[in-house]
About this RNA: Predicted 3D model of RNase P RNA and transfer RNA as a complex of 433 nucleotides. Rfam match: Bacterial RNase P class A. Rfam classes the family as a ribozyme. Its family is annotated with ribonuclease P activity, dimeric ribonuclease P complex and tRNA processing in the Gene Ontology.
RNA sequence: CCAGUAGGCCGGGUGACCGCUCUUCCCGUCACGACGGGGAGGGAGGAAGGUCCGAGCUCCACCGGGCAGCGCGCUGGGUAACGCCCAGGCGGGGCGACCCGACGGAAAGUGGCACAGAAACAUACCGCCCGUCUUCGGAAGGGUAAGGGUGAAAUGGUGGGGUAAGAGCCCACCGGCUUCGGCGUGAGCCGGAGGCCGGCUAAACCCCGCGCGGAGCAAGGCCAAAUAGGGGAGUGCUAAGGGCGCCCGGCCCAAUCUCCCGGGUUGGCUGCUAGAGGCCUCGAGUAAUCGCGGCCCCAGAUUGAUGGUCACCGCCCAUACGGGUACAGAACUCGGCCUACAGGCCUACUGGGUCU
RNA sequence: GCCCCCGUCGUCUAGAGGCCCAGGACGCCACCCUUUCAAGGUGGAAAUCGCGGGUUCGAAUCCCGCCGGGGGCACCA
Numbered sequence: 001c002c003a004g005u006a007g008g009c010c011g012g013g014u015g016a017c018c019g020c021u022c023u024u025c026c027c028g029u030c031a032c033g034a035c036g037g038g039g040a041g042g043g044a045g046g047a048a049g050g051u052c053c054g055a056g057c058u059c060c061a062c063c064g065g066g067c068a069g070c071g072c073g074c075u076g077g078g079u080a081a082c083g084c085c086c087a088g089g090c091g092g093g094g095c096g097a098c099c100c101g102a103c104g105g106a107a108a109g110u111g112g113c114a115c116a117g118a119a120a121c122a123u124a125c126c127g128c129c130c131g132u133c134u135u136c137g138g139a140a141g142g143g144u145a146a147g148g149g150u151g152a153a154a155u156g157g158u159g160g161g162g163u164a165a166g167a168g169c170c171c172a173c174c175g176g177c178u179u180c181g182g183c184g185u186g187a188g189c190c191g192g193a194g195g196c197c198g199g200c201u202a203a204a205c206c207c208c209g210c211g212c213g214g215a216g217c218a219a220g221g222c223c224a225a226a227u228a229g230g231g232g233a234g235u236g237c238u239a240a241g242g243g244c245g246c247c248c249g250g251c252c253c254a255a256u257c258u259c260c261c262g263g264g265u266u267g268g269c270u271g272c273u274a275g276a277g278g279c280c281u282c283g284a285g286u287a288a289u290c291g292c293g294g295c296c297c298c299a300g301a302u303u304g305a306u307g308g309u310c311a312c313c314g315c316c317c318a319u320a321c322g323g324g325u326a327c328a329g330a331a332c333u334c335g336g337c338c339u340a341c342a343g344g345c346c347u348a349c350u351g352g353g354u355c356u
Numbered sequence: 357g358c359c360c361c362c363g364u365c366g367u368c369u370a371g372a373g374g375c376c377c378a379g380g381a382c383g384c385c386a387c388c389c390u391u392u393c394a395a396g397g398u399g400g401a402a403a404u405c406g407c408g409g410g411u412u413c414g415a416a417u418c419c420c421g422c423c424g425g426g427g428g429c430a431c432c433a
Base pairs, nucleotide, nucleotide: 001352002351003350004349005348006347007346008345009344010343012313013312014311015310016309017308018307020043021042022041023040024039025038026037027036028035029034045327049338050337052336053335054334055333056332057216058215059214060213062250063249064248065247066246067245069212070211071210072209073208074088075087076086077085078084089103090101091100092099093098104207105206109205110204111201112200113199122155125148126147127144128143129142130141132139133138156174157173158172159171160170161169175197176196177194178193179192180191181190182189183188220270221269222268223267230261231260232259233258234257241253242252243251263432264431265430277296278295279294280293282291283290284289314325315324316323317322357429358428359427360426361425362424363423366382367381368380369379374413384400385399386398387397388396406422407421408420409419410418
């Protein structure tokens, strides 16, 4: 210098003027709830997004057991929790830095494996071999699974021995399984022994292990206004019904009930932003993360504020009179995942080239 | 904001691992019939199964992620 890998960060800046919204202070008005003026302070994101997971919070009054259903799935750790993160193992890819993996069980059971093929898990079409018969073309019987053929897949693979022909029938190496010893918390690894060699599919049913009650801030609570507190159905008041899949048990609710039609209002307050919060130092840990201490307060809108204009600068359109400046915008709040994203910066590392 | 559902010829749909390079109806095109039109008959065209990955020998169908569309949920008596 070229090509690349991993991790982290930024994602327009400055000034002036004019606005919007929230908090707070002062002054004024007043019908006492607000309004007006002035000052100070705060005001979108790394994804605020998709709403895919996990929680907090709220209501369903609540609890236990069984069945069903759903989700997750190598091991250890982190965490409030997770389908997330970190570290490790195994498998696959890359020369390498490194990357990817729905990665429990197919020797529990059931099912499926189209077409082709003899046969798809039980078997033998062609072939090979043996003896018998023969009209000498072959026929029937037996053995075999090495070779051919079919297929996505054909009963461990390669080589040698062996045999009538063959075959783990025997041997060597490789792969799997079982078992023994050692190491490791563990997944697993290393070494030895045994011919034990049992197809694929669980993102098919299923089995094993773990987890899960339901609904969602339009949850829920308070106030105000208005209307016909009208009509219909259901099931009760000594046990039917309900307690959000079903069943059982306890317990509780229970006409101020549930549903439908019809009617009225499209108001205000609360929940509502101080939180598993942010930044920094030190410490524990390989890391994710956690702990001690210090400092800080950092959006709360409800038709939906967070903006507009001008000047200068940065970047892009090869040049610029000029034009543009990514993806996108909170809606109860967090932790993640996934998806979108112009351009730029930093750190560590890999492969190659060249020079000293 | 939250929750749920759907996506297959131009339109409405069947399908639920192989019998499907996807069937049917209406519509479209051509021919026959008719003096002509309609009706009728015969034949034909028309689908990247919303898109992209994965599982499987094999995917419209099973799984994951996106994209698009539709519906419901306010309070009071």
Model confidence (mean pLDDT): 79 of 100.